[in-house]
Context: one part of a larger RNA
RNA sequence: GAUGAACGCUGGCGGCGUGCCUAAUACAUGCAAGUCGAACGAGCAGCAAUGCUAGUGGCGAACGGGUGAGUAACACGUAGGUAAUCUGCCCCUUAGACGAGGAUAACGUUUGGAAACGAACGCUAAUACUGGAUAGUAUCAUAUAACACAAGUUAAAUGAUUUAAAGUUUUAAUACACUAAGGGAUGAGCCUGCAGCGCAUUAGUCUGUCGGUAGGGUAAUGGCCUACCAAAACUAUGAUGCGUAGCCGGACUGAGAGGUUGAACGGCCACAUUGGAACUGAGAAACGGUCCAAACUCCUACGGGAGGCAGCAGUAGGGAAUUUUCGGCAAUGGACGAAAGUCUGACCGAGCAACGCCGCGUGAGUGAUGAAGGUCUUCGGACUGUAAAGCUCUUUUAUAAGGGAAGAAAAAGUAUAAAAUACUAUUGACGGUACCUUUUGAAUAAGCCCCGGCUAAAUAUGUGCCAGCAGCCGCGGUAAUACAUAUGGGGCGAGCGUUAUCC
Numbered sequence: 001g002a003u004g005a006a007c008g009c010u011g012g013c014g015g016c017g018u019g020c021c022u023a024a025u026a027c028a029u030g031c032a033a034g035u036c037g038a039a040c041g042a043g044c045a046g047c048a049a050u051g052c053u054a055g056u057g058g059c060g061a062a063c064g065g066g067u068g069a070g071u072a073a074c075a076c077g078u079a080g081g082u083a084a085u086c087u088g089c090c091c092c093u094u095a096g097a098c099g100a101g102g103a104u105a106a107c108g109u110u111u112g113g114a115a116a117c118g119a120a121c122g123c124u125a126a127u128a129c130u131g132g133a134u135a136g137u138a139u140c141a142u143a144u145a146a147c148a149c150a151a152g153u154u155a156a157a158u159g160a161u162u163u164a165a166a167g168u169u170u171u172a173a174u175a176c177a178c179u180a181a182g183g184g185a186u187g188a189g190c191c192u193g194c195a196g197c198g199c200a201u202u203a204g205u206c207u208g209u210c211g212g213u214a215g216g217g218u219a220a221u222g223g224c225c226u227a228c229c230a231a232a233a234c235u236a237u238g239a240u241g242c243g244u245a246g247c248c249g250g251a252c253u254g255a256g257a258g259g260u261u262g263a264a265c266g267g268c269c270a271c272a273u274u275g276g277a278a279c280u281g282a283g284a285a286a287c288g289g290u291c292c293a294a295a296c297u298c299c300u301a302c303g304g305g306a307g308g309c310a311g312c313a314g315u316a317g318g319g320a321a322u323u324u325u326c327g328g329c330a331a332u333g334g335a336c337g338a339a340a341g342u343c344u345g346a347c348c349g350a351g352c353a354a355c356g357c358c359g360c361g362u363g364a365g366u367g368a369u370g371a372a373g374g375u376c377u378u379c380g381g382a383c384u385g386u387a388a389a390g391c392u393c394u395u396u397u398a399u400a401a402g403g404g405a406a407g408a409a410a411a412a413g414u415a416u417a418a419a420a421u422a423c424u425a426u427u428g429a430c431g432g433u434a435c436c437u438u439u440u441g442a443a444u445a446a447g448c449c450c451c452g453g454c455u456a457a458a459u460a461u462g463u464g465c466c467a468g469c470a471g472c473c474g475c476g477g478u479a480a481u482a483c484a485u486a487u488g489g490g491g492c493g494a495g496c497g498u499u500a501u502c503c
Base pairs, nucleotide, nucleotide: 001502002501003500005499006498007497008496009495012360013359014358015357016356017355018353019352020318025316026315027314029313030312031311034059035058036057039056040055042053043052044051045050066271067270068269077194078193079192080191081190082189085188086187090184091183092182093181094180095179096178098132100130101129107122108121109120110119111118112117136163138161139160140159141158142157144155145154146153147152167176168175197243198242199241204234205233209231211229212228213227214226215225216224246268247267248266249265250261251260252259253258273294274293275292276291277290296307297306298305299304324350326349327348328347332346333344334343335342336341363393364392365391366390373384374383375382376381398440400438401437402436403435407430413423414422415421447492448491449490450489451488452473453472454471458487459486460485461484462483468475469474
């Protein structure tokens, strides 16, 4: 000098930040992911227009948010490669959407179960599902050209095989969806060079191990997996083992070199009670999905079931220690929707905490009888001290009253075939807040540590190696500038000290 700090004493205000570092311990309660009726049938309400909704269906739920347990690793950083790859939504280009079918939930009837949840029979729809046609793609075969260091890539041709589609809205134009192909963008997978901890009181390690051939698997390379062949591979330039640890941009310190660190903010990774597995999907081996096992908790009619806060609040526990079971979707962003809009503990705000930084205030001027009081005293006086009082002012702040924001212009609507454009209107959680004006009155506001040397600042009294102090040296045993108190002084100041940690 610094801190996500804590403790002691003290404490007026504002702005901006920050706030479980310990038990990745266990969690009551509420909320945190839905949306679309302009995909579909049906039900309910209603005279109707229309509205609402459980189910089928679509998109989303792989984002956003949390945590740092694991990980010494291509996890991260940096520089590259992918001729070894995928990519929903979005953008551009081209072509298309023909013609059939059978089910099923909802619903109805019956029925099992304490519940969770089912079972049988019957009915029905679709942008759900399944065949057929056509086109391109893909795969294989044939022969060709160009490119590439190369495994190969690209282009076009012929033949064979396989494989597409869906509608809705509107008076209409259209709009939004759908299918195939090519390209882009974005996101991701994989590979490689280099770099970043400790211990040698860890010296040998490895058997799918190192490599090859063939096959399987994957979006894709590869011992990733399998069979066979071969006997390799790593290591004193530290393998292997053990311990510790998320990595980085950065942060702190330092003249720098360096050292330490990885809270908040941003990027990447990993994890979601513990361990394992796959399903769906463009994308997950999926925090608020599924299945299995385990521990724990809860319900039970004992047959069987339910759960996962390292989301936001909050509770218990642990601890020196860390906040409200708040408001709002007004803004920004996200999901869905043609839109209106709905959802959003992301986010925006408010609340608590001197936890930090920054700013402001606790008054200003004048005032000598140098008042009183206090302390010391050589008893003359000295200091406190212009300090107070008094007088003259001011009103930041406070108090009360009045006014009162910016953050919000879009989307929508109207005009136009549409876009662009123009016009019109609506919407504020914070908040009657910030801010402004006025009222009253110095009024509402100062402490903490230290004074032997280091180190700025000394005297008196008490105590008597006691009580105590102390960062180091050391003080205290009767004249203590070092303990305690008082007066005075020094330092910092809404803080001041102490402790801990880093430089």
Predicted 3D model of a 503-nucleotide part of an RNA (small-subunit ribosomal RNA, 5' domain) from an uncultured bacterium. The prediction has a mean pLDDT of 84. It matches the Rfam family "Bacterial small subunit ribosomal RNA". The RNAcentral record of the full RNA draws on ENA.